[in-house]
Context: one part of a larger RNA
RNA sequence: AGACGGGGACCCACACAAGCAGUAGAUCACGUGGUUUAAUUCGAUAAUAAACGGGGAACCUUACCUAGGCUUGACAUCCUGAGAACACUCUAGAAACAGAGAAGUGCCUUUAUUGGAACUCAGAGACAGGUGCUGCAUGGUUGUCGUCAGCUCGUGCCUUGAGGUGUUCAGUUAAGUCUGUUAACGAGCGCAACCCAUGUCACUAGUUACACAUGUCUAGUGAGACUGCCUUGGUUAACAAGGAGGAAGGUGUGGAUGACGUCAAAUCAGCAUGGCUCUUACGCCUAGGGCUACACACAUGAUACAAUGGUAUGAACAAAAGGAAGUGAAACAGCAAUGUGGAACCAAUCCCCAAAACAUAUCCUAGUCCGGAUUGGAGUCUGAAAUUCGACUCCAUGAAGUUGGAAUUGCUAGUAAUCGUGAAUCAGAUAUGUCACGGUGAAUAAGUUCCUGGGUCUUGUACU
Numbered sequence: 001a002g003a004c005g006g007g008g009a010c011c012c013a014c015a016c017a018a019g020c021a022g023u024a025g026a027u028c029a030c031g032u033g034g035u036u037u038a039a040u041u042c043g044a045u046a047a048u049a050a051a052c053g054g055g056g057a058a059c060c061u062u063a064c065c066u067a068g069g070c071u072u073g074a075c076a077u078c079c080u081g082a083g084a085a086c087a088c089u090c091u092a093g094a095a096a097c098a099g100a101g102a103a104g105u106g107c108c109u110u111u112a113u114u115g116g117a118a119c120u121c122a123g124a125g126a127c128a129g130g131u132g133c134u135g136c137a138u139g140g141u142u143g144u145c146g147u148c149a150g151c152u153c154g155u156g157c158c159u160u161g162a163g164g165u166g167u168u169c170a171g172u173u174a175a176g177u178c179u180g181u182u183a184a185c186g187a188g189c190g191c192a193a194c195c196c197a198u199g200u201c202a203c204u205a206g207u208u209a210c211a212c213a214u215g216u217c218u219a220g221u222g223a224g225a226c227u228g229c230c231u232u233g234g235u236u237a238a239c240a241a242g243g244a245g246g247a248a249g250g251u252g253u254g255g256a257u258g259a260c261g262u263c264a265a266a267u268c269a270g271c272a273u274g275g276c277u278c279u280u281a282c283g284c285c286u287a288g289g290g291c292u293a294c295a296c297a298c299a300u301g302a303u304a305c306a307a308u309g310g311u312a313u314g315a316a317c318a319a320a321a322g323g324a325a326g327u328g329a330a331a332c333a334g335c336a337a338u339g340u341g342g343a344a345c346c347a348a349u350c351c352c353c354a355a356a357a358c359a360u361a362u363c364c365u366a367g368u369c370c371g372g373a374u375u376g377g378a379g380u381c382u383g384a385a386a387u388u389c390g391a392c393u394c395c396a397u398g399a400a401g402u403u404g405g406a407a408u409u410g411c412u413a414g415u416a417a418u419c420g421u422g423a424a425u426c427a428g429a430u431a432u433g434u435c436a437c438g439g440u441g442a443a444u445a446a447g448u449u450c451c452u453g454g455g456u457c458u459u460g461u462a463c464u
Base pairs, nucleotide, nucleotide: 001464002463003461004460005459007458008457009456010455011454012453013452015448016447019411020410021409022408023407026303027302028301029300031298032297033296034294035293042053043052064289065288066287067286068285069284070283073127077126078125079123080122081121082120083119088101089100090099091098107116108115129278130277132276133275134274138272139271140267141266142265143263145261150189151188152187153186154185155184156165157164158163169180170179171178195255196254197253198252200223201222202221203220204219205218206217226249229243230242231241232240233239305404309363310362311361312360313359314358322351323350326345327344331340332339333338370401375396376395377394378393379392380391381390417440418439419438420437421436422435423434
């Protein structure tokens, strides 16, 4: 100087407390461990792995296994020879691949022969190739402490020196934020501001939005908030508490933004890359299988256990996205999934577009008109293909479950809770996931004794 303390002082945070809704019990989905397997490819493992890489495993993907094949190779550059190429038919085969046949010459250039570009075949070797190993050789990127308020430097001063001071102290702040004091005076990276969205107003422009409109909406430019004004407190300061006006008040709200560093943290399988290693194979092609197994354990979710509810009927109200190998209207058929149909739309024009809520009726506390797992049958759709292994519909079936032990999670306002909607990926889909969008819309706290994590100063130490 650090680190640590079941030392001290001060401060902060959904950390606790006060509340609301959960998890842990049930069934299912999904991920992981384990076990099994020819293979169940690989990685990630306290917080900081486990609906994570993967933002889509039937084939492909695919890296794994089995079987059949290839060896200058699926891909790149160079050399020699031949032929344009593409495309077609037959035989064998699971296909890859192998064998045979017919057809047929283009583009640029040259007097002609020819030469060139591109592609195919044959040959020789230089080489290709590796999702093989090492994240403890690396780049790049990322997680975490933590959006915590810290981390440093120049000159000066102090010390034999390591170092200290500055950065401490008194206040204050969300903040090393600001003020005052001060052997320090300044500065840098962080904080804040600058950026985006949103809330108010004005102006401008309006198509395809609005029945009309000074309005709404769309999208551009500005204004507006600064403790500016008042009162009180405070050191006359920084600032704090209250008030006025205001759409908004003290960082308005939400995002983006992550200092020096820590964990030899993660990733050689996204990519790049040193070294090592394989080279008729650890490379490449193909078919089928596997990644979907199942005594069990864990993580994250979905659905429920019901009356603030279920069922039936009626009839309202969004936002944000997406659309050409696309979105697909009206009408018709079907109990339905869906089919027929094809208007309109390269979109503020057309299409896709709510549910909870509300009204009426019924059920009457039951394992039920709750709950929907599981199983049987019949179908629809996508796609060469749905057996391993897809989604959806209808009929029948109708399991566990009556609010969940120890323990534990999220959340302070348009938040929690609850209700639907969309998109990416995508032929289809295992999405109950992720990322967005709106509808309805609470309770509680104004405290810091304790638990957890963090910051500053100080003290002790047999630790570095």